This is a predicted structure of a 135-nucleotide RNA (FMN riboswitch aptamer (RFN element)) from a Chloroflexota bacterium. The sequence was found by an Rfam model in a public genome assembly. Rfam family: FMN riboswitch aptamer (RFN element). Rfam describes the family as follows. The RFN element is a highly conserved domain that is found frequently in the 5'-untranslated regions of prokaryotic mRNAs that encode for flavin mononucleotide (FMN) biosynthesis and transport proteins. The coordinates come from a structure-prediction model, not an experiment, and the mean pLDDT is 80. Lineage of the source: Bacteria > Bacillati > Chloroflexota.
RNA sequence: ACGCUUCUUCGGGGCAGGGUGAGAGGUUCGCGCCUCAAUUCCCGAUCGGUGGUGAUAACCCACGAGCGCAUUACACGCGCAGGAUCCGGUGAAAUUCCGGGGUCGACGGUACAGUCCGGAUGAAAGAAGAGCAGC
Numbered sequence: 001a002c003g004c005u006u007c008u009u010c011g012g013g014g015c016a017g018g019g020u021g022a023g024a025g026g027u028u029c030g031c032g033c034c035u036c037a038a039u040u041c042c043c044g045a046u047c048g049g050u051g052g053u054g055a056u057a058a059c060c061c062a063c064g065a066g067c068g069c070a071u072u073a074c075a076c077g078c079g080c081a082g083g084a085u086c087c088g089g090u091g092a093a094a095u096u097c098c099g100g101g102g103u104c105g106a107c108g109g110u111a112c113a114g115u116c117c118g119g120a121u122g123a124a125a126g127a128a129g130a131g132c133a134g135c
Base pairs, nucleotide, nucleotide: 005131006130007129008128009127010126017043018042019041023036024035025034026033027032045115046114047105048104049063050062051061052060058103059102066080067079068078069077085101086100087099088098089097107118108117109116
């Protein structure tokens, strides 16, 4: 120095504002009127985990978060489900930069949710640090 192994710590962001009114309540003999009512609908706003890639990536390649099988249980393993980018410019090199236009976002709950609540004071891709012995 490298590798193996053990431990510790870290390890995800986001609806401002407006509209509609499912529904609920009040009042009335009733019609009606009044109040409340969606971060889910509509306009609009806003966010982007990890590793890699000739140059910086939500949408290029891969990984992770969910569920099932298996297990006393966890991990590993096997399987299943689920997404999205084009044009122009610069350059040796960029679907990554600059300009412009688009698109996407697990599961359960609830008025239909990337953004609320919940599993989760969890887990993980991984990142950093420390230690041990051997070669």

Of the family's consensus pairs, 100% are formed in the model.